[in-house]
């Protein structure tokens, strides 16, 4: 230098033929308990950045940023 793949809450990981972004764990509150833990219920928190297409973009397109791999 060229090519391919990946980037989603604090952490890990799904989803997508453009149509409410889900799960686990952690945090917070409540129930239970003499108390704690466990269990149960509720709640907060996320699509790497910018632009384009579209009624609508996490999803498609372009550029950039970060990471991994292959080739030279």
């Nucleotide at each position: 230098g060229g090519c391919u793949c990946c980037g989603u809450g604090g952490u890990g990981u799904a989803a997508c033929g453009u149509g409410c972004a889900g799960c686990a764990u952690c945090g917070c509150g409540g129930c239970c308990u003499c108390u704690c833990a466990a269990g149960c219920c509720g709640u907060a928190g996320g699509c790497g950045a910018g632009g384009g297409u579209u009624c609508a973009a996490u999803u498609c397109c372009c550029u950039c940023c970060g990471g991994a791999g292959c080739c030279a």
Transfer RNA from a Pseudomonadales bacterium, 72 nucleotides, folded computationally. It matches the Rfam family "tRNA". Its family is annotated with triplet codon-amino acid adaptor activity in the Gene Ontology. About the family: Transfer RNA (tRNA) molecules are approximately 80 nucleotides in length. The family's RNA type in Rfam is transfer RNA. The coordinates come from a structure-prediction model, not an experiment, and the mean pLDDT is 81.